[in-house]
Molecule: SAM riboswitch aptamer (S box leader)
Organism: Flavobacteriaceae bacterium
RNA sequence: UUGUUAUCAAGAAAGGUGGAGGGAAGGACCCUUUGAAACCUUGGCAACCCUUUAAAUUAAAUAAAGAAGGUGCUAAAUUCUACCAUAUUUGGAUAGAUAACCU
Numbered sequence: 001u002u003g004u005u006a007u008c009a010a011g012a013a014a015g016g017u018g019g020a021g022g023g024a025a026g027g028a029c030c031c032u033u034u035g036a037a038a039c040c041u042u043g044g045c046a047a048c049c050c051u052u053u054a055a056a057u058u059a060a061a062u063a064a065a066g067a068a069g070g071u072g073c074u075a076a077a078u079u080c081u082a083c084c085a086u087a088u089u090u091g092g093a094u095a096g097a098u099a100a101c102c103u
Base pairs, nucleotide, nucleotide: 003101004100005099006098007097008096013042014041015040016039017038021031022030023029026081027080028079043074044073045072048070049069050066051065052064053063054062078095083092084091085090
């Protein structure tokens, strides 16, 4: 960097440095000097990879429990929305994020 698959309305914050932006992108709306981004420390959440067990077994897949390790996350549904359908609320698509694998 490309692609495949899965998930995305749940959940989880304090402190230090810093000093004005941030929420991907247009619009809307929101957060922020009662301290933004970023970095650091200590926690926490979750369960993708993972560990154990069960049944089964060639293997994969499945279910339950767990959290040592690899990631991820810790305002608001991916904050909402743009395109299509529905017919007013929902579904789908696109885009994006994360994980595992692949190039």